[in-house]
Notes
This is a predicted structure of a 473-nucleotide part of an RNA (small-subunit ribosomal RNA, 3' major domain) from an uncultured bacterium. The RNAcentral record of the full RNA draws on Greengenes and SILVA.
Context: one part of a larger RNA
RNA sequence: UGACGGGGGCCCGCACAAGCAGUGGAGCGUGUGGUUUAAUUCGAGGCAACGCGAAGAACCUUACCAGGGUUUGACAUCAUACUGCCCUCUGUAGAAAUACAGACUUCCGCUUCGGCGGACAGUAUGACAGGUGUUGCAUGGUUGUCGUCAGCUCGUGUCGUGAGAUGUUGGGUUAAGUCCCGCAACGAGCGCAACCCCUAUCCAAUGUUGCCAACAGGUAAAGCUGGGGACUCAUUGGAGACUGCCGGAGACGAUCUGGAGGAAGGUGGGGACGACGUCAAAUCAUCAUGCCCCUUAUGUCCUGGGCUACACACGUACUACAAUGGCUAUAACAACGGGGAGCCAAGCCGCAAGGCGGAGCGAAUCCUUAAAAAUAGUCUCAGUUCGGAUUGUGGGCUGCAACUCGCCCACAUGAAGUCGGAAUUGCUAGUAAUGGCAGGUCAGCAUACUGCCGUGAAUACGUUCCCGGGCCU
Repeated sequence: UGACGGGGGCCCGCACAAGCAGUGGAGCGUGUGGUUUAAUUCGAGGCAACGCGAAGAACCUUACCAGGGUUUGACAUCAUACUGCCCUCUGUAGAAAUACAGACUUCCGCUUCGGCGGACAGUAUGACAGGUGUUGCAUGGUUGUCGUCAGCUCGUGUCGUGAGAUGUUGGGUUAAGUCCCGCAACGAGCGCAACCCCUAUCCAAUGUUGCCAACAGGUAAAGCUGGGGACUCAUUGGAGACUGCCGGAGACGAUCUGGAGGAAGGUGGGGACGACGUCAAAUCAUCAUGCCCCUUAUGUCCUGGGCUACACACGUACUACAAUGGCUAUAACAACGGGGAGCCAAGCCGCAAGGCGGAGCGAAUCCUUAAAAAUAGUCUCAGUUCGGAUUGUGGGCUGCAACUCGCCCACAUGAAGUCGGAAUUGCUAGUAAUGGCAGGUCAGCAUACUGCCGUGAAUACGUUCCCGGGCCU
């Protein structure tokens, strides 16, 4: 000077408390450990690994295993020599890769018609290629974390023999080293805040593919048509919030508190944005890269298998245990998005998954678009008209191919489960809880992820305690 203390003081945070919904018990999905295996590829390991890399393992992916091949190589550049191919088609062997055989057979320029040069391809040789092999404790880059915590420093001056101190401490105040006052300090930088994006209100301009108040036309109905720019909405440009105004408190300050006006009030609500640094944190398997290692193999091609195993243990989701509910019928209301090897309407067939069909749309035009809620009926507290695991049969879809190992439908089957021990998680408002929808990945496959809208709470006395953090000592 720091760090630490079951030392002290002050302060903050869903940290506790007050509440709501969960997890821990059940079934199942998924990840991990362990075990097994020819292989179950590799990485990630308290918070900050475990629906994580993986925005999607049937083949491919794929890195693993078994077997079959190959050795200048699947890929790049160059040199030398030789050949003329390549492509396409056929046959034989084979699981394929591939091997062999046959058919078809070069192009361009110069030319003394002898050849020469070039392009492409093949063969041989040599330089080399190649490596998801090792080391993240050799590295770059990227990322997590403390933490969106309020801190971390510098110049000059001053003090101290010096390490260093001061400034940055103190009194107030703030979300904030935010601001005010004081002070041997005076200034400055990186952070804070603001500038950026979305959202909440209004104004103006512009109206198609959007809208329809008034005026006509028109229909079974319908912005359907003429037309219109009022409204909604869309796009662009502006306005608006600044403690600006008023009362009180305060040190005539910063600021706090109450109020007015206002769509919004004291950072309005979200997002992006992450200081100096910490953890030899993570990643050599995104990529790049030093050193080391392999080079007829640790490279590379193919077929099949594996990553999907299963006495068990843990994490994280989903579905439930029901009446605030299940089922049946009727019938409303979204937003974000996506669409050409695509989205797919009407109509018809099928109980359904789906099929036939073909209109429209590169889309404010066409397609894809709710469920919970509401209304009516039924069930009457039961392992049930709850719950849906498991299994059987029959079908559908994608795709060379659904045995290992996909998804969906119908019928049948109908398990555990009656609210969960110790313990433990999230959340302070359009939040939790709950309901569905869309998208990326993707041939197919979503209980995951990323977004969207609908319905929509309870509680916060307070800071003694638990956890983490900041300042002073």
Record summary: Its Rfam family is "Bacterial small subunit ribosomal RNA". Rfam links the family to the GO terms structural constituent of ribosome and ribosome.